[in-house]
RNA sequence: GCCGAAAUAGCUCAGUUGGUAGAGCAACUGUUUCGUAAACAGUAGGUCGCCAGUUCGAUUCUGGCUCUCGGCUCCA
Numbered sequence: 001g002c003c004g005a006a007a008u009a010g011c012u013c014a015g016u017u018g019g020u021a022g023a024g025c026a027a028c029u030g031u032u033u034c035g036u037a038a039a040c041a042g043u044a045g046g047u048c049g050c051c052a053g054u055u056c057g058a059u060u061c062u063g064g065c066u067c068u069c070g071g072c073u074c075c076a
Stems, first nucleotide, its partner, number of pairs: 001072005007066001010025004019056001027043005049065005
């Protein structure tokens, strides 16, 4: 330099014909217990990497950029 893949909650990851984003774990609250743990119930937590474009509407489609990973090639 070229090609491909990934970027979504604190962490690990889902999310197809474009229609207001979810699970598990973790955190917090409550019930239970003499107390803790466990169990059960509930709550909170997200500008979906960034900037544009298409669209009535974009996590999803298109372009560019950033970063990570993998592969290929290579010269001065």